[in-house]
Context: one part of a larger RNA
């Protein structure tokens, strides 16, 4: 000077209250403890580990196990010989599961010269250096991250104060999201951080008008009509996208207040006091995490702790746990009917109309390298039954027949059809999130990917609430002050 404190004081956060929907009970998914196991590869362990690395475990990935090979090696560079017109690189045949081992016949790139040749080169044998290690150490590191915390902190120069660690400034009085700004004041000043710059969304103008729009016009075809649908025209509106323009507590009006800063209300406006959302995360913390992403010291392995392959395993199931996802139903369920989106992806690709099938899904192939076409059907949404049942609620489990992807669904994929029909009738102690286009809800989309265990993870749209008196109490964090 800091830490701590069941010391004060001041003040913030969905911290508590207030309300609303969970979790913890039920089935299942997944992820981690156990426990088994020849292996059930490794990390990650309180908040901040556990749908975490893993934006795809049938093989392969893969690093585990087991068995089988293999030794300059699956890969990089260099040295020495050899070979380089018979050697490679391909490869009959036998072996094998598969690598691999054998190795008939065939089998020649490339430069340079004084061209039947010579000599170099790739290439290949051999021999040495070496190569490899997902072996150990994240308490040897670098890099990246996570956390306090988007908290409002956290330092410096020079003054000056104290013998000196240090103080001061930064503390006070107000005031704010904020060490944010006023006033004060032995302090003046400045750096990081806050704000602002940057990106979207919400409002206008101005301009571009194809693929994108159709209000007028003009034509054609259909209709009784009202219109619709094409093709012209044409950029008016919609939109894609550029530039500007607006907001700044402001040269608006009201009281307030130390007449500073600021707080309150109101006026115009598409937005009002940081407009909403995002990227941005100071000095530090915590020997946090990662040697398994990559790099890297040190230490270990080198006919094996490298390397290649075949099958297994990572899915194993007396159990415990955290995150989901499905439900218990009438704010529902099942039929049938018909509206309204946004993000987005697409060539080894999306894939229309049409046809098969009850359906997964096939058969075929316009269109499309996409504001053009194609995923594409949004769904909650309205009308009929149903009548409170373990049910026309749930839907696991199981049998069976099918279909897709792939060499290949038996360990171990997904999807359909038919049967089957558990457990579940609102969850104990406890514990989560959420303050507005928010929570709840209802769906689409997109990485990974051949296929998927996607109920996850990231995005988009669509419906659309309740609350909040207020800071005594729980938690967590700041400033000041006190014991120690």
């Nucleotide at each position: 000077u800091g830490a701590c404190g069941g010391g004060g004081g001041c003040c913030u956060g969905c911290a508590c209250a207030a309300g609303c929907g969970g979790u913890g009970g039920a089935g299942u998914a997944u992820g981690u403890g156990g426990c088994u196991u020849a292996a059930u590869u490794c990390g990650a362990u309180g908040c901040a580990a556990c749908g975490c690395g893993a934006a795809g475990a049938a093989c392969c990935u893969u690093a585990c196990c087991u068995g089988g090979g293999u030794u300059u090696g699956a890969c990089a560079u260099g040295u020495a010989a050899g070979u380089g017109g018979u050697a490679a690189a391909a490869g009959a045949u036998c072996u094998g599961a598969a690598a691999g081992g054998u190795g008939a016949a065939u089998g020649a790139c490339c430069c340079u010269c004084u061209u039947u040749g010579a000599g170099g080169g790739a290439g290949c044998u051999u021999a040495c250096a070496c190569a490899g290690g997902u072996g150990c150490u994240g308490c040897a590191u670098g890099g990246c991250u996570g956390u306090c915390g988007u908290c409002a902190g956290c330092u410096c120069g020079u003054g000056u104060c104290g013998u000196g660690a240090g103080a001061u400034g930064u503390u006070g009085g107000g005031u704010u999201a904020a060490g944010u700004c006023c006033c004060g004041c032995a302090a003046c000043g400045a750096g990081c951080g806050c704000a602002a710059c940057c990106c979207u969304c919400a409002u206008g103008u101005u301009c571009u008008g194809u693929u994108g729009c159709c209000a007028c016009c003009c034509a054609a075809a259909c209709g009784a009509g009202a219109g619709u649908u094409u093709g012209g025209a044409g950029c008016a509106c919609u939109c894609c996208g550029a530039a500007c323009a607006g907001a700044c507590u402001g040269c608006c009006c009201c009281a307030u207040u130390u007449u500073a800063a600021u707080g309150g209300g109101g006026a115009g406006g598409a937005a009002g006091g940081u407009g909403g959302g995002g990227a941005u995360g100071a000095c530090g913390u915590c020997a946090a995490g990662u040697c398994a992403g990559u790099a890297u010291g040190g230490c270990c392995c080198u006919u094996a702790c490298g390397u290649c392959c075949a099958g297994g395993g990572c899915u194993g199931c007396a159990c415990a746990c955290g995150u989901a996802c499905u439900a218990c139903a009438a704010u529902g369920c099942c039929c049938g009917g018909c509206a309204c989106a946004a993000u987005g992806g697409g060539a080894a690709g999306c894939a229309a109309g049409a046809c098969c099938g009850c359906a997964a899904g096939g058969u075929g192939g316009a269109g499309c390298c996409a504001a053009u076409c194609c995923c594409c059907a949004a769904a909650a949404c309205c009308g009929g039954g149903c009548u409170c049942a373990g049910u026309u609620c749930a839907g696991a489990u199981u049998g069976u027949c099918g279909g897709c992807u792939g060499c290949a669904a038996c360990u171990c994929g997904c999807c359909g059809g038919c049967a089957u029909g558990a457990a579940g009738g609102u969850g104990g102690a406890a514990u989560c999130g959420c303050u507005a286009g928010u929570a709840a809800u209802g769906g689409c989309g997109c990485a990974u990917c051949a296929g998927c265990u996607a109920c996850g993870g990231c995005g988009c749209c669509g419906u659309g609430a309740a609350u909040a008196c207020g800071u005594u109490c729980c938690c967590a964090g700041g400033c000041c002050u006190u014991g120690u």
Small-subunit ribosomal RNA, 3' major domain from an uncultured prokaryote, 484 nucleotides, folded computationally.
Its mean pLDDT, the model's own confidence on a scale to 100, is 80.